[in-house]
RNA sequence: GCGAUCGCUGGAGGAGCGACCGCGAUGAGUACCCGGCGCGAGGGCGACGAGCCCGUUCGCAGCGCCGGCGAAAGGCGACGGCCGCCGAAACCGCCGCCCGUCGUCCGUGCCGCGGUUGACCGCUGUGGAGAACACCACACGGUUGUCGUGCCGUCCCUUCCCUCGAAACGGGGGAACCAUGGCGGCGCGGAGGGCCAGAGAGUGC
Numbered sequence: 001g002c003g004a005u006c007g008c009u010g011g012a013g014g015a016g017c018g019a020c021c022g023c024g025a026u027g028a029g030u031a032c033c034c035g036g037c038g039c040g041a042g043g044g045c046g047a048c049g050a051g052c053c054c055g056u057u058c059g060c061a062g063c064g065c066c067g068g069c070g071a072a073a074g075g076c077g078a079c080g081g082c083c084g085c086c087g088a089a090a091c092c093g094c095c096g097c098c099c100g101u102c103g104u105c106c107g108u109g110c111c112g113c114g115g116u117u118g119a120c121c122g123c124u125g126u127g128g129a130g131a132a133c134a135c136c137a138c139a140c141g142g143u144u145g146u147c148g149u150g151c152c153g154u155c156c157c158u159u160c161c162c163u164c165g166a167a168a169c170g171g172g173g174g175a176a177c178c179a180u181g182g183c184g185g186c187g188c189g190g191a192g193g194g195c196c197a198g199a200g201a202g203u204g205c
Base pairs, nucleotide, nucleotide: 001205002204003203005201006200008198009197010196011195014086016085017084018083020081021080023077024076033068034067035066036065037064038063039062042054043053044052045051046105047104048103049102050101089117090116091115092114093113094112096110097109099107100106118144119143120142121141122140124139125138126137127136128135146190147189148188149187150186151185152184153183154182155181158176159175160174161173162172163171164170
C1' cells in the first nucleotide's frame, strides 16, 4: 500500500416509505329518522348450533313503494403542512390475547416468531375484496439506483525522444509509467442478510 473477515458509526437511491393534521371528491341523495300506501307471519343478533330479543289480524316485527329530511366511517387525491425514517414499509403464514351474547368457524385489532419483495410506474391480464377507475396478490411491460461482469472510449502530473524558439519547469507531436486504476456509454447477471464511506479489531500478500 492492497485485499478478505468482524462488529460499530455515518450516508445514498427518488414523481422514495410511513404516521398525524388540514382541504377536496367519492361514499350518497345511500344508511338513520318522519309521514302515507301495500304485503304481511315470521323476523333479528357475521355462518351453524344453543340461547336471547321483537312480533303473530287490536298486525310500528319485518319487507316493498312514494314523499320529506339527510349523515358518517374506512379507503382515496395532491408540487399541501408537519413529524419519523431508508426493510423505510408492504404482504403472507403460525402461536397467543382482546372484542363480535356462548361453543366451533370466521372477522377486526394487538404482541411475538418465520418467510417474500432493491425501489417506482402502468387506463395490460387474472384473482381477492369492494360502491368504486381506490386497495391487495401474482404475471407481464416500462423506468431507475446499486454491485459484479463483457466490450468500447477517455484520463492530470512525471520521465524519455523528435521538433519550433535566443531562452524559459515555454509551444507542438510521439512513447513509457500512472492504469490489475478512475470516469463515461452499451449489453448481460445478482439481490437490501445488499451498497458507499470512516475509524477500530484481528489478519493475508
Molecule: Lysine riboswitch aptamer
Organism: Planctomycetota bacterium